Predicted 3D model of a 510-nucleotide part of an RNA (small-subunit ribosomal RNA, 5' domain) from a metagenome.
The prediction has a mean pLDDT of 82.
Rfam family: Bacterial small subunit ribosomal RNA.
RNAcentral holds the full RNA, with entries from SILVA.
Context: one part of a larger RNA
RNA sequence: GGAUGAACGAUGGCGGCGUGCCUAACACAUGCAAGUCGAACGAGGUGCUUUAGUUAGCUUGCUAACUUUAGUUACCUAGUGGCAAACGGGUGAGUAAUGCAUAAGUAACCUGCCCUUAAGUUUGGGAUAACUUUUCGAAAGAAAGGCUAAUACCAGAUAUUCUCAAUCAGUCGCAUGGACGAAUGAGGAAAGAUUUAUUGCUUAAGGAGGGGCUUAUGUCAGAUUAGCUAGUUGGUAGGGUAAUGGCCUACCAAGGCGAUGAUCUGUAGCUGGUCUGAGAGGAUGGUCAGCCACACUGGGACUGAGAUACGGCCCAGACUCCUACGGGAGGCAGCAGUGGGAAUAUUGCGCAAUGGGGGAAACCCUGACGCAGCGACGCCGCGUGAGUGACGACGUCUUUAGGGAUGCAAAGCUCUGUCAAGAGGGACGAUUAUGACGGUACCUCUAGAGGAAGCCCCGGCUAACUACGUGCCAGCAGCCGCGGUAAUACGUAGGGGGCGAGCGUUAUCC
Numbered sequence: 001g002g003a004u005g006a007a008c009g010a011u012g013g014c015g016g017c018g019u020g021c022c023u024a025a026c027a028c029a030u031g032c033a034a035g036u037c038g039a040a041c042g043a044g045g046u047g048c049u050u051u052a053g054u055u056a057g058c059u060u061g062c063u064a065a066c067u068u069u070a071g072u073u074a075c076c077u078a079g080u081g082g083c084a085a086a087c088g089g090g091u092g093a094g095u096a097a098u099g100c101a102u103a104a105g106u107a108a109c110c111u112g113c114c115c116u117u118a119a120g121u122u123u124g125g126g127a128u129a130a131c132u133u134u135u136c137g138a139a140a141g142a143a144a145g146g147c148u149a150a151u152a153c154c155a156g157a158u159a160u161u162c163u164c165a166a167u168c169a170g171u172c173g174c175a176u177g178g179a180c181g182a183a184u185g186a187g188g189a190a191a192g193a194u195u196u197a198u199u200g201c202u203u204a205a206g207g208a209g210g211g212g213c214u215u216a217u218g219u220c221a222g223a224u225u226a227g228c229u230a231g232u233u234g235g236u237a238g239g240g241u242a243a244u245g246g247c248c249u250a251c252c253a254a255g256g257c258g259a260u261g262a263u264c265u266g267u268a269g270c271u272g273g274u275c276u277g278a279g280a281g282g283a284u285g286g287u288c289a290g291c292c293a294c295a296c297u298g299g300g301a302c303u304g305a306g307a308u309a310c311g312g313c314c315c316a317g318a319c320u321c322c323u324a325c326g327g328g329a330g331g332c333a334g335c336a337g338u339g340g341g342a343a344u345a346u347u348g349c350g351c352a353a354u355g356g357g358g359g360a361a362a363c364c365c366u367g368a369c370g371c372a373g374c375g376a377c378g379c380c381g382c383g384u385g386a387g388u389g390a391c392g393a394c395g396u397c398u399u400u401a402g403g404g405a406u407g408c409a410a411a412g413c414u415c416u417g418u419c420a421a422g423a424g425g426g427a428c429g430a431u432u433a434u435g436a437c438g439g440u441a442c443c444u445c446u447a448g449a450g451g452a453a454g455c456c457c458c459g460g461c462u463a464a465c466u467a468c469g470u471g472c473c474a475g476c477a478g479c480c481g482c483g484g485u486a487a488u489a490c491g492u493a494g495g496g497g498g499c500g501a502g503c504g505u506u507a508u509c510c
Stems, first nucleotide, its partner, number of pairs: 001510004006506004013382006019375002021340001026339003030336003035083003040080002043077004047072003052067007090294003099219008109211003114207008122156004131146006162187004167182002171178002192199003220266003227257003232254008269291004273284004296317005319330004346372001348371003354368001355366004385415004395406004419451001421446005429437001454499005459480003465494005475482002
């Protein structure tokens, strides 16, 4: 000198774009953050239409109330079922390698929704929630009996370019081997809905996108850490997995790693990038983007195409809350908000846009997101007026008492109208509709210099000096150092220098 997610001090006009718990991965009151589908299904209720009856009123064929029959492309509710909830959002505790980055491999693999292609969509069955009855419990909730539906569940039929078994033929390669063909045997599917055309469902092949696994190279410090290792290293056989593999098991062998630093200890998420530097390097990894890990702490599986399952389940633990003391409930490292802290924002508006989930759609949900609010926290832009004006007012400071400085500064005169203020108009973002932002941006008009300047420094480094006060005191200080009676170094004033809605200090990096 540059830089910062900064803090502190006194000061502070406006706008745009960014950015904002670095501490306690500490504890959390309250609200919201994941639902949706009635075009899968049966119920219950409301509304409307309708059948019949009773009662009341009378305008004698209508109106109202109650009960009841049937219907309904209407609405609501919980339940069964489907899809989603594994995305999106947060945090960086752990992790020095089951991570990340780059480059490869998979002839060792998986893939819901989506796209393309081919074929099919057949026959039956038994349950169960809801509902109802009863019981237990303070509650959370639970148990028993009865009834019922499905795209829920189960069984059968049929079926290939599917799977498995053994067989044959040629062919290819990258070692294990791969793809293809033939015939034989065994095994395996499906679901309907709404109304006339779609959409679902099943099987198979291919694609896209997404993942799993493997390999190579790179990836902080310490030797005041020198030896480490028994599933350890390899083999055979088996199990398990979507898949290779000590991943697991049995048996066999005795290996494997290590001064090119094993093991141990400490520290740390990694990268694209960011800061600095002429570069080489050094430091760093906040916002944004990719990957990883985690979700009160530890462990475990279930469901599913997919699980570290944040707002799922089970067990144990700590903590908090409710309790009728028998027992229960909870998890903000989602968005706001509270305590804590030197320090970091609103318990805001909206789904209008973009994107996501569900749905045929209308639409619903979305603290993702879009916006607004707060903070000079940062960067950028603008303003706080312009011209003229005296041998030079007043005041203040100084003086050799004449004068000098402040100072073309002020006043005065002549102007301008940025920003802010008031009034009027008024968007783009949205296409036929729909705008939170927002009567915002922007445009026009009105009046009027009015509402808008501070901070640090002045001994040398280092741009900028005098007076008074103080008297090794009070104090200053980045280094050298200054102050003990003439202090350009302390304090105040005048003057000056620097930067300017900023200025200085502190902290950290180059």